[in-house]
Background:
This is a predicted structure of a 117-nucleotide RNA (SAM riboswitch aptamer (S box leader)) from a Saprospirales bacterium. The prediction has a mean pLDDT of 79. Its Rfam family is "SAM riboswitch aptamer (S box leader)". Rfam describes the family as follows. The SAM riboswitch is found upstream of a number of genes which code for proteins involved in methionine or cysteine biosynthesis in Gram-positive bacteria. Rfam links the family to the GO term regulation of gene expression.

RNA sequence: CACUUAUCAAGAAAGGCUGAGGGAUAUGGCCCUGCGACGCCUUGACAACCUGUCCAGAACUUAACUGUGAGGAUAAGGUGUCAAUUCCAACCUUGCAUUAGCAAGGAUAGAUAAGUC
Numbered sequence: 001c002a003c004u005u006a007u008c009a010a011g012a013a014a015g016g017c018u019g020a021g022g023g024a025u026a027u028g029g030c031c032c033u034g035c036g037a038c039g040c041c042u043u044g045a046c047a048a049c050c051u052g053u054c055c056a057g058a059a060c061u062u063a064a065c066u067g068u069g070a071g072g073a074u075a076a077g078g079u080g081u082c083a084a085u086u087c088c089a090a091c092c093u094u095g096c097a098u099u100a101g102c103a104a105g106g107a108u109a110g111a112u113a114a115g116u117c
Stems, first nucleotide, its partner, number of pairs: 002116007013043005021032003027089003044082003049078003052074004059068002086109001091106006
């Protein structure tokens, strides 16, 4: 890189460096940004995907409180995250509407985790 599965409406910022663009993506909108954004570093925090630890009378299992273990707790380890719903739209379907458009669902794309080759 590719594929599979799950999640994406909640949550969580200070300091230092830098110095002009940034919000993945052609486009449109909207927004952040010299009161210093984006990025990098440090510290802190959020969360609970994986591991660990603890509980486990949900259930199954064993001769046995033997083992498996849904689930719960914790936050030690591995990641991730800390403007705005993945910022919104775009493509399809349905409903409403005379139209402009509005609402719901889905697809595509993307992000993160775990796994496979």